[in-house]
Annotation:
Transfer RNA from a Candidatus Micrarchaeota archaeon, 72 nucleotides, folded computationally. It was read from a public genome assembly. Its Rfam family is "tRNA". The family's RNA type in Rfam is transfer RNA. Model confidence (mean pLDDT): 84 of 100.
RNA sequence: GGGCUCUUAGCGCAACGGUAGCGCGUCCGCUUUGCAGGCGGGAGGUUGCGGGUUCGAAUCCCGCAGAGUCCA
Numbered sequence: 001g002g003g004c005u006c007u008u009a010g011c012g013c014a015a016c017g018g019u020a021g022c023g024c025g026u027c028c029g030c031u032u033u034g035c036a037g038g039c040g041g042g043a044g045g046u047u048g049c050g051g052g053u054u055c056g057a058a059u060c061c062c063g064c065a066g067a068g069u070c071c072a
Stems, first nucleotide, its partner, number of pairs: 001071007010024004018055001026042006048064005
């Protein structure tokens, strides 16, 4: 320098172009003498950045940045 894959909540990951979810973590409550565990509930996201297409974009297209991998 080139090819391919990836970038979504604190972490790991889902999500046909039509309300962004799950697990863990975290917070609150119940349960206990207390802890752990269990049960119920809540908060937490400009979907890497900038444009385009579309009635509508996390999703499709272009550019940029970063990560992984292969080739040189």